[in-house]
RNA sequence: AGAGUUUGAUCUUGGCUCAGGAUUAACGCUGGCGGCGUGCCUACUACAUGCAAGUCGAACGGACCGACCUUGUACUGGAACUCGAUGAAGACAUGCCGGGGCACUCCUGUGACAUGCCGGAAGCGAGGGAGAGAAUAGGGUUGGUCAGUGGCAAACGGGUGAGUAACACGUGGGUGACCUGCCCCAAAGUGGGGAAUAACUGUUCGAAAGGGCAGCUAAUACCGCAUGUGAUCCGUCACUGUGGUGGCGGAUGAAAGGCGUCUGAGACGCCGCUUUGGGAGGGGCCCGCGGCCUAUCAGCUAGUUGGUAGGGUAAGAGCCUACCAAGGCGACGACGGGUAGCUGGUCUGAGAGGACGGUCAGCCACACUGGCACUGAGACAUGGGCCAGACUCCUAUGGGAGGCAGCAGUAGGGAAUCUUGCACAAUGGGGGCAACCCUGAUGCAGCAACGCCGCGUGGGGGACGAAGGUCUUCGGACUGUAAACCUCUUUUCUGGGGGAUGAGUAAAGGACAGUACCCCAGGAAUAAGCCUCGGCUAACUACGUGCCAGCAGCCGCGGUAAGACGUGGGAGGCUAGCGUUAUCCGGAUUUACUGGGCGUAAAGCGCGUGUAGGCGGUGGUGCAAGUUGGGCGUGAAAUCUCCCGGCUCAACUGGGAGGGGACGUCCAAUACUGCAUCGCUUGAGGGCAGGAGAGGGAAGCGGAAUUCCCGGUGUAGCGGUAAUAUGCGCAGAUAUCGGGAGGAACACCCGUGGCGAAGGCGGCUUCCUGGCCUGACCCUGACGCUCAGACGCGAAAGCUAGGGUAGCGAACGGGAUUAGAUACCCCGGUAGUCCUAGCCGUAAACGAUGGAUACUCGGCGUUGGUGGUACAAACCCAUCAGCGCCCAAGCUAACGCGCAAGUAUCCCGCCUGAGGAAUACGGCCGCAAGGCUGAAACUCUAAAGAAUUGACGGGGGCCCGCACAAGCAGCGGAGCGUGUGGUUUAAUUCGAUGCAACACGAAGAACCUCACCAGGGCUUGACAUGCUAGUGGUAGUGAAGCGAAAGCGGAACGACCCCGCGGGAAACCGUGGGGAGCUAGCACAGGUGCUGCAUGGCUGUCGUCAGCUCGUGCCGUGAGGUGUUGGGUCAAGUCCCAAAACGAGCGCAACCCCUACUGCCAGUUAGAUCUUUCUGGCGGAACUGCCGGCGAAAGCCGGAGGAAGGCGGGGAUGACGUCAAGUCAGUAUGGCCUUUAUGCCCUGGGCUACACACACGCUACAAUGGUCGGCACAAAGGGCAGCCAAGCCGCGAGGCGGAGCAAAACCCCCAAAGCCGGCCUCAGUUCGGAUUGCAGGCUGCAACCCGCCUGCAUGAAGCCGGAGUUGCUAGUAACCGCCGGUCAGCACUACGGCGGUGAAUACGUUCCCGGGCCUUGUACACACCGCCCGUCACGUCGCGGAAGCCGUUACCACCUGAAGACGGUGAGCCAACUUGGGCAGAGAUGAACAAGAGGUAGCCGUCCAAGGUGGUAAUGACAACUGCGACGAAGUCGUAACAAGGUAGCCGUACCGGAAGGUGCGGCUG
Repeated sequence: AGAGUUUGAUCUUGGCUCAGGAUUAACGCUGGCGGCGUGCCUACUACAUGCAAGUCGAACGGACCGACCUUGUACUGGAACUCGAUGAAGACAUGCCGGGGCACUCCUGUGACAUGCCGGAAGCGAGGGAGAGAAUAGGGUUGGUCAGUGGCAAACGGGUGAGUAACACGUGGGUGACCUGCCCCAAAGUGGGGAAUAACUGUUCGAAAGGGCAGCUAAUACCGCAUGUGAUCCGUCACUGUGGUGGCGGAUGAAAGGCGUCUGAGACGCCGCUUUGGGAGGGGCCCGCGGCCUAUCAGCUAGUUGGUAGGGUAAGAGCCUACCAAGGCGACGACGGGUAGCUGGUCUGAGAGGACGGUCAGCCACACUGGCACUGAGACAUGGGCCAGACUCCUAUGGGAGGCAGCAGUAGGGAAUCUUGCACAAUGGGGGCAACCCUGAUGCAGCAACGCCGCGUGGGGGACGAAGGUCUUCGGACUGUAAACCUCUUUUCUGGGGGAUGAGUAAAGGACAGUACCCCAGGAAUAAGCCUCGGCUAACUACGUGCCAGCAGCCGCGGUAAGACGUGGGAGGCUAGCGUUAUCCGGAUUUACUGGGCGUAAAGCGCGUGUAGGCGGUGGUGCAAGUUGGGCGUGAAAUCUCCCGGCUCAACUGGGAGGGGACGUCCAAUACUGCAUCGCUUGAGGGCAGGAGAGGGAAGCGGAAUUCCCGGUGUAGCGGUAAUAUGCGCAGAUAUCGGGAGGAACACCCGUGGCGAAGGCGGCUUCCUGGCCUGACCCUGACGCUCAGACGCGAAAGCUAGGGUAGCGAACGGGAUUAGAUACCCCGGUAGUCCUAGCCGUAAACGAUGGAUACUCGGCGUUGGUGGUACAAACCCAUCAGCGCCCAAGCUAACGCGCAAGUAUCCCGCCUGAGGAAUACGGCCGCAAGGCUGAAACUCUAAAGAAUUGACGGGGGCCCGCACAAGCAGCGGAGCGUGUGGUUUAAUUCGAUGCAACACGAAGAACCUCACCAGGGCUUGACAUGCUAGUGGUAGUGAAGCGAAAGCGGAACGACCCCGCGGGAAACCGUGGGGAGCUAGCACAGGUGCUGCAUGGCUGUCGUCAGCUCGUGCCGUGAGGUGUUGGGUCAAGUCCCAAAACGAGCGCAACCCCUACUGCCAGUUAGAUCUUUCUGGCGGAACUGCCGGCGAAAGCCGGAGGAAGGCGGGGAUGACGUCAAGUCAGUAUGGCCUUUAUGCCCUGGGCUACACACACGCUACAAUGGUCGGCACAAAGGGCAGCCAAGCCGCGAGGCGGAGCAAAACCCCCAAAGCCGGCCUCAGUUCGGAUUGCAGGCUGCAACCCGCCUGCAUGAAGCCGGAGUUGCUAGUAACCGCCGGUCAGCACUACGGCGGUGAAUACGUUCCCGGGCCUUGUACACACCGCCCGUCACGUCGCGGAAGCCGUUACCACCUGAAGACGGUGAGCCAACUUGGGCAGAGAUGAACAAGAGGUAGCCGUCCAAGGUGGUAAUGACAACUGCGACGAAGUCGUAACAAGGUAGCCGUACCGGAAGGUGCGGCUG
């Protein structure tokens, strides 16, 4: 940094997609270790259980426990001593006194005092209790624990992100409008009293939770009094910045004690307390600026905006209340709706930006939902309270309890997010004098590859390279030094040993942790995967699959050879991870500030006037808002960058520095902008004098024409069309003449002429009126430009009302056309077209080009004016204002623009992929039609512009061709032959299928051929090669038997070659081994089985058409063009000339063959001995060479000569390419399939079928003929398993026969038409020969299916052929025969050749077909057999409408109204204060009681959450039915568009029609 994707290709526009980075991630596969981080994004859903906020006994009274001290009651036991019949202890009652109660005859206390009564003891009674014992108890001291009172904390810390678009947040300020516990500093105090109340006790209610009542008690709890430095308030004075500061006077208002030490009524110290000032830190309130979407939300607002007074708060304020006024906000976006915690920062990016706000940090908000206040320095309070609601739980049904968005954890939701861990050792927090306690803050550990960082899974050696696997051209290649193997090391691992820092201090004290780390030992030991490999994008093969299964980010892969699917091998990438998904930024200059556009790609409002706004000429002065420079402040920390340091490194982390504002403030500068002011004239405007004009409005006038009416003349048609018809006309049309009526439009002039802002404006005259141009200078003095909203104008069609209506003419009627014709054409014709008034507000309203200003080469024309020179006309020159054409530079994707589409400035409008969509919904406008504004879902990977090359056109130009025309002969009708389709069949083998298949493959289907069918057989095979084994009675021959044959079968006969040994003279014999052969087996053979769309080769076709290309140069951004076009010419891209081209190649032509003339040579077997004929060979000849005409030339025309004349005739020869043309069945060949069969052999059948249809032919239909007889003339071929003579036999086919000939020799071989003569006489015939019968011949193993020929007999259709169609331009057509190949024979009438006879016609290129060149249009490029539109039908999806139904949110009105706050009331209730107060007391003072002050339950009022009723608005879900859209290999109907698309198309509008669409009116050229 770019890349892929629109096209046949190109450039551009433009979207989509990819490569990068990131993440609180999740999912799939995999997983060794460590460090540091991170871990419910969803249900602010519900929560079991445990823990998360307590602490202080040095504030206080208690309770409990322990220790010590003390007492020693109760109890056991009972001493001394004392009392007692003068009546003890004990019991009861009354009075009195005290207390409670409103009070009492009630209850209670008491028994000093007074009295009465009961009672009645003793060998004693009673009191009393010493000393002792001792469970234990009391007291004191001390230590600990606990509930309570009290204090502080609980408002921090921790969580979450619901709400909130707001002064919530960020940043910078203000507070003379404020608060601040604990902490620090300073000043001054801390005196003296009082009354209660928890705990506790008793009692009582309740299931519980919780209370009630009575009684006791303390304080650093509470309340008076005193003091008053400060403080506050009031009055006043001064300064000052609003309530600030200072002075004076008056008034008001404080406190609490605890502990320690000291030898102590006290002093000192510490911790507290009170008042006040200051500080630090924290907070409240206010303000400037900044940061989301939506205008399809445009108007909002009643405490609303302000004032006065009051209330309220710590404090300003409509914060609240009453009254008064009527304001306030809004296009610089109010109000409404949606979304959202904000920030430091994070991610990305070159940056500017964009996106985000998890962890960490700051702020805010919230704590089940809603409301409310209380306490307090601080809360409207997560683990406080009250009320309402929902939910859950307990319950004895009467009532109660609860709030994990604290840490763990559970359920649920979800793709998804952890342990009900350890510790307060550290840091921090609360309480405490402290010790210490508490602390799920925090420090740690656990789980999770969730992220980042680091390490390892070993290092070295080790083959021309093991095995295995894969591929293979079978040679090999790859895996691969990889492994094995040898050697080394030990990070990691396992075991053992040691063992921290973190801990400050005098010592002790560590959750982590026996962790980190260190040492030793053991042993390569414990440790690799994931994704990808068609292009983008790095990495390729094999098999499987066969538009299936599947892949896919985009383009796209898969329909039998898939590098794209699946698997294997291999490779590439990353690595304890790798991929996928999701999301964000980037790439995307694709919202463009940096940094885009608007003629044709998306995009200039139809045009103007003009408001806000934006921008603005020239000189001076001032200010200093913008701007610029500097200083100061702030911009938290963390993060980021740089430097340095600490963990072995890194991640992580510490220190230092830097950076960061659109911030505040001070100083300075004054060029520019701004503001203020004074000027100027060039911008703008006005005045004066001229000028042109279809500019606008109104009124009047005119002639031509159409139609109609009247009259005349006149008669049979007129009219209309491509041609008809409808229509009009004998009731007199058309035509023609005269007269009249009426409406509409104004010929010629008329012109890329004029005017107007646009729409638009055209006879003449008058009136009213707008704008423009020119000339001189006079005036004003920037008054200007643009313009969101707004307002006005605005073709045609259309609408309303009223007129008018000649012509034209939607709709409609009729006639044609047509498959249809709701059209095009014709005949009619209503709205409308016209006028008046009013709507509508749209057009291809276009220059598809907004306005203004300035600048930038030229040329030509035209309109209007002015000037020159001596007048005018014309011309010329200059100039101003227009309208055009061609062009330089420049611009542009190109086309093009060039008075701009260039160079610049200002302002406005508009665009951001295509479709959906000129749409829907909403809003505004309209009488309606409809207009303006204007989405989304969904679908697609394009849509589009310009240009290029082709192809195509019912476009044009030029030119060819038996293309048409002109001719001749045919085909199409008949019969027959052949081929094909179809049908049939066991099979009718297969292929060829428009031209370019169809007498084609096939130049020979009875068997064979043969590929088909039926049946019978064979299995290493009919054929090839190799290996192994066997084999001498082997190979080979092969009898009988079965059989249709093939085959089965196997008697019998019976070999060859080489080497060794033995015998033998040798031939030869015997024997052993080997080969050949054979047998068996294994490899393999075989296949006319498939694929011609895997191929080679060959062929057809366009087309023997004249084309197709290249190199270099030039032009173009490029595709590409040029050359190759143009002017001539030619059969030809043949040649000439011109020309940014110059050359070249493949084609054309020529070179080759045949033929025509001729020379020479040679000549057998030819003829006729020789010149010569003939045969063969080698040459010559023709070149527009010569003459004339035309022409620049090329060349053309004419002529001469010549056998031949303008390529003499014919053949061979087929450019680049096209048709996936044909052929796997001619051969070859990849792949696939088959292997006792799809191979091979055999017999028989079939390819010969037959209702039909087509193609190619033959023979005919007759007299230019048929038939009979006679006579004549070729060329070219063939021949040994051959051609076959003579002769003989047969009517004949043929037979016999055998001469000759491997052939210029012999044979096939008599050519026929023709000529001469005879007959036939127009007839289904003496035409025609099909068909059939009989009898024969030939070939062949065999003529039944299914051959050919002969003879006799039979004698069919057919009398010249519909639409249509073929060949041929001269030795051609036509007619006539001859030969050949294949072949035993033959269906040959086919095909290939040969000669014989031998015409007609071509005016010409309009038309049909094919082709070439140039040009034009194109929406085609699979290229017109193209593309493509709409309805209908079906399926899927999405959206709109819709009666209705169900929610959610918000608002309004009314009703009810909890808790609470405020206010009122408060006869009830209340310890502290005040007063009175019998009485008591010496007094101080005090009790009951009473009154007051103050407070309060209750009640009332106001506000208010929730609730209820009714209504409104917004939004959403569902929905019968309905409308539209999109998409969907092969549905229906048509053919609208693209070519002149067959009626040019398109725009607006109106009507009509199954549908595309048609028509009217006006407009545009795209």
Molecule: small-subunit ribosomal RNA
Organism: Anaerolineae bacterium